[in-house]
This is a predicted structure of an 83-nucleotide RNA (c-di-GMP-I riboswitch aptamer).
Formats: sequence, C1' cells, structure tokens
RNA sequence: AUGAAUAUUUAGCAAAAUCGGCGAAAGCCGGUGACGCAAAGCAAAGAGGCUAAAGCUUAUGCCACGCCAGUCCAGCUGCAAUG
Repeated sequence: AUGAAUAUUUAGCAAAAUCGGCGAAAGCCGGUGACGCAAAGCAAAGAGGCUAAAGCUUAUGCCACGCCAGUCCAGCUGCAAUG
C1' cells in the first nucleotide's frame, strides 16, 4: 500500500427467539443463544426506514428534538493474508 478472492488454526462480533432491566413507543442495555458477518469496528452528515410522547389538528391525520450503521452511499480507523 492492497485488503478482490481464499478465513483452516487462534482471536472478534452476534440475527431470530427467550429471560431481566430502561423507554410512551420505536428501540436500547445485560444474560442465554448462534442466523449470519472480513469491517456486523466508529460515526446518524446524505438517501431510506421505524416510532409518535410532547406539539399542531375536527381527526384514526401531520410531525423528531427519539431511534435503525445487521438497508444503501460517502467519511475515519483497522485484523488474517499478500506485496
């Protein structure tokens, strides 16, 4: 610098489900779990998605200051391995 393909060993993350906690919810945290992941590491700036407490509203509607990085794009950092 590459990290496209190959990920055996060693090491890492952990979907669904379930238990406990937090939360209005979406969702998050911890335990169990093992669908998958070579950035499934960071980060909510862009696209997209979820929720709608408060607020607005005649309203079952609208709305993010709440979320999702394991939806995509861009950014930063980086392992095995190779040069």